[in-house]
Molecule: SAM riboswitch aptamer (S box leader)
Organism: uncultured Dokdonia sp.
RNA sequence: AUGUUAUCAAGAAAGGCUGAGGGAUUAGACCCUAUGACGCCUUAGCAACCCUUUCACUUAGAAAGAAGGUGCUACCUUCUACCGAUGUAAUUGAUCAUUUCCAAUACAACGGAUAGAUAACAA
Numbered sequence: 001a002u003g004u005u006a007u008c009a010a011g012a013a014a015g016g017c018u019g020a021g022g023g024a025u026u027a028g029a030c031c032c033u034a035u036g037a038c039g040c041c042u043u044a045g046c047a048a049c050c051c052u053u054u055c056a057c058u059u060a061g062a063a064a065g066a067a068g069g070u071g072c073u074a075c076c077u078u079c080u081a082c083c084g085a086u087g088u089a090a091u092u093g094a095u096c097a098u099u100u101c102c103a104a105u106a107c108a109a110c111g112g113a114u115a116g117a118u119a120a121c122a123a
Stems, first nucleotide, its partner, number of pairs: 002122007013043005021032003026081004044073003049069002051065005077115001082112003086108003090105004
């Protein structure tokens, strides 16, 4: 680096070093940042994927825990982008015309896809 499965709600920061960009990628927005970000190290913490204990067991599982392996500790995976469906005293078009209907756009909340992140397993 690749594949499969699961999750992406909530939660949890101080110190030291460093010194200019950073929030994965493209674009836009928003934000963090010399009151020192990002990164690295130490300590602490969060969580419970692997794990541990007990119970149950045909299978699935339930409860408790945190020694160890990862992970994580600004912003929902920071938000939007692609598709679907819903809504609206909205806008535009269509129509000879109109408060209906139709189409497009905008906005709001929702579901999904793609991409990404993390874990476990596989070759």